A computed fold for a 686-nucleotide part of an RNA from Bifidobacterium asteroides DSM 20089, annotated as large-subunit ribosomal RNA, domain II.
Its mean pLDDT, the model's own confidence on a scale to 100, is 85.
[in-house]
Context: one part of a larger RNA
């Protein structure tokens, strides 16, 4: 892992309540028990109904409360049945669908491991060091003290047995649930060890790690209370048909539980101008927007100028000013918690029209939900961040498949009963992969743009306006002047158009700056503004618009059209036509499910409808036992195996062969250990 078997909504209560049949009805039922053995007979108790109100005494169609005949609660009144079984649906009590804790009490077993501690014994090769003390000699007054010997101390030194466990390899489904190699510490000591023996579970023992107490310890092991609790996870077994939710609101020691609402079903009443939609009338509003000398606030420039700083002068008191600057004014803005104004939407209401047909409302059983998710729109929070968060509002998805977006739950178009080698479309597409135009008209684009991306940049193209110059001749090249006062003044070492500062005049003249730019040390030279001539027809400067252009670097390999490939396009824009494409529509056909409407009650006919998780509701199928009926089988029964048929499914076949060898079906009724694929589900087998 796979196969087989086994494996979860039971059972109990003279519980509660629904809803379905049944008995007997103002009544209905009997219980322990007893006679006894028949689905028998009693069974005066008592239980629920028939009257309520009051805490009660009590009283009673009335009674509490009251001083009350007042007033108010709660019942009467007409209608108005119950009560006992049996099926079921749901609650409660109980282990209550199974399986699963970590733990908690109790009584027991342990100290043959390990912790201390006690009795009793045992070990510790060898070598090394040389303490007191004691002798002998110096030495002193005696000393103290020296030296030399002798002694042989030590939680001394080195280092085997023995005890440990610091580094590394090596094992890691090992030889092995701590273990091997080399290397390391201790090694007369708080040393190491044999034997016996003591302390026990909130307790022991502890040179203290919460260590250790039999491979288990921040409370051992067992066994029992025990099927402990478990708002958690996981797992829950046959079919088909209807109908089909929520992920929100309040509240919670609440927030992944739970209650009441809202949203499903399903029964049952009510069925009205009741619900929905659109039209139509009517209402109120303060949002977008927009404005603000229309408020409250914010904010910017000009005028204007109260005061106020600096400065001068004076001590009576002025002056100055390019600073700052209130108030008004004049222009021009902002604002979710500003509003003179003010939509479009959305929202009430119906006297009113069509549509639509029960969808609308009460009342009951039964639920599930109460983590949403994305996407457009309108917003808060945050960076006008996020596939983030939080509200509104509508869709999808959640529970929706099928077409396109290559691939892709939230996007687009579309809602799958079934069958069809029929037809029409949608979104999206039509050169090939790939169904169906290399369709048609007119333009743009040269970037492979299309087929990723901005601020910025640019004589890319294409259109459209516009303002100059231009045959009195324009732009561009080319020829030829570009001069004089003058080296303008000042500055400087020099400043002569051209370092820098004022200034910016005149003369001649077609024209020519007190000079555009390059040069010099500074002149010089070279140039350009302007003229002239040549030469011939357009030549410049601005705004808009439409494609492009650069900005543009990433790790395996092209890799930013799905690909191949496309360039009067297989790309962009406009236009026209056709065509292809879905489970959508429509044909024709079969099932089911509600309604009308006929009916010989067997069904016919016609309309709508038939995606779906949680969930309700309803109809089967099949397993095992039982009761009643009625069959089969040794001329071959259950089970196997293969074939073959039948049903919409769960299956079903008293068809065939073959195998098996004693049982076992079919109709009704009943009654459960009643259906496996999941539970890291158990067992067993391989």
């Nucleotide at each position: 892992g796979u196969c087989u078997g086994c494996g979860a909504g039971u059972c109990a209560g003279u519980g509660g309540u629904g809803c379905g049949u049944g008995g007997c009805g103002a009544g209905g039922c009997u219980a322990a028990c007893c006679c006894g053995u028949g689905u028998g007979g009693g069974g005066c108790a008592g239980c629920c109904g028939u009257a309520g109100c009051g805490a009660a005494a009590g009283c009673g169609a009335g009674u509490c409360c009251g001083a009350u005949a007042a007033g108010g609660g709660c019942g009467u009144u007409u209608c108005c049945a119950g009560u006992c079984g049996c099926g079921u649906g749901u609650c409660c009590u109980g282990g209550a669908c199974c399986c699963g804790a970590a733990g908690c009490g109790g009584g027991a077993u342990g100290a043959u491991c390990u912790a201390g501690c006690c009795c009793u014994g045992g070990g510790c090769a060898g070598g090394u060091u040389g303490a007191a003390g004691c002798g002998c000699g110096g030495g002193u007054a005696a000393g103290a003290c020296c030296g030399c010997g002798u002694g042989g101390a030590g939680g001394a030194c080195c280092g085997a047995a023995c005890g440990g466990a610091c580094c590394u390899g090596g094992g890691u489904u090992g030889a092995a649930a701590a273990c091997c190699g080399g290397g390391c510490c201790g090694a007369u000591g708080a040393c190491c060890u044999g034997g016996g023996g003591c302390u026990a579970g909130g307790g022991g023992u502890g040179a203290a790690a919460g260590g250790c107490c039999a491979a288990u310890c921040a409370a051992a092991u067992u066994c029992c209370g025990u099927g402990a609790u478990a708002g958690c996870u996981g797992g829950u077994u046959c079919u088909c048909u209807c109908c089909g939710a929520a992920a929100u609101g309040c509240a919670u020691u609440u927030c992944g539980g739970u209650g009441c609402a809202g949203c499903g079903u399903c029964g049952u009443g009510u069925g009205a101008g009741u619900g929905c939609c659109u039209c139509c009338a009517u209402g109120g509003g303060g949002u977008a927007g927009a404005g603000c000398u229309a408020c409250u606030g914010g904010a910017u420039g000009c005028u204007u100028g109260a005061g106020g700083g600096c400065c001068c002068g004076u001590a009576u008191c002025g002056g100055g000013u390019a600073c700052c600057g209130a108030c008004a004014g004049c222009a021009g803005c902002c604002a979710a918690a500003c509003u003179c104004c003010g939509a479009a939407u959305a929202c009430g209401u119906g006297u009113g029209a069509g549509g639509u047909g029960u969808a609308u409302c009460g009342c009951g059983g039964c639920a599930g939900u109460g983590a949403g998710u994305c996407g457009g729109c309108g917003g808060g929070g945050g960076a006008u961040a996020a596939g983030c968060u939080c509200c509104g509002u509508c869709g999808u998805c959640g529970a929706g498949a099928g077409g396109g977006a290559g691939a892709c739950a939230g996007c687009c178009c579309a809602g799958a009963u079934c069958g069809u080698c029929g037809u029409c479309u949608a979104a999206g597409g039509u050169c090939c992969c790939c169904a169906a135009g290399c369709g048609c008209g007119u333009g743009c684009u040269a970037a492979g743009u299309g087929g990723g991306a901005a601020a910025g940049g640019a004589u890319g193209u294409g259109g459209a306006g516009u303002c100059g110059c231009a045959u009195a001749g324009a732009c561009a090249g080319c020829c030829a002047g570009g001069a004089g006062g003058u080296u303008g003044g000042c500055u400087c070492a020099g400043a002569a158009g051209c370092a820098g500062c004022c200034a910016u005049c005149c003369u001649u003249g077609a024209a020519a700056g007190a000079g555009u730019g390059c040069g010099u040390a500074a002149c010089a030279g070279c140039u350009c503004a302007c003229u002239g001539g040549u030469c011939u027809a357009g030549u410049g400067g601005u705004u808009c618009c439409g494609c492009g252009c650069c900005g543009a670097u990433a790790a395996u390999g092209u890799a930013g059209c799905g690909g191949g490939g496309c360039u009067c396009a297989a790309g962009c824009a406009c236009g026209c036509c056709a065509c292809c494409g879905a489970a959508g529509a429509c044909g024709c056909g079969g099932c089911a499910g509600c309604g009308c409407a006929g009916u010989u009650c067997g069904c016919u006919g016609u309309g709508c409808u038939g995606g779906g998780u949680a969930g309700g509701a309803g109809a089967g199928c099949g397993u095992u036992c039982c009761g009643c009926g009625u069959g089969g089988g040794g001329c071959g029964a259950a089970g196997c195996g293969g074939c073959g048929g039948c049903g919409u499914g769960a299956g079903c076949c008293g068809g065939c062969c073959g195998u098996g060898g004693a049982c076992c079906g079919c109709g009704u009724g009943g009654a459960a250990g009643u259906g496996a694929g999941a539970a890291u589900g158990c067992a067993g087998a391989c």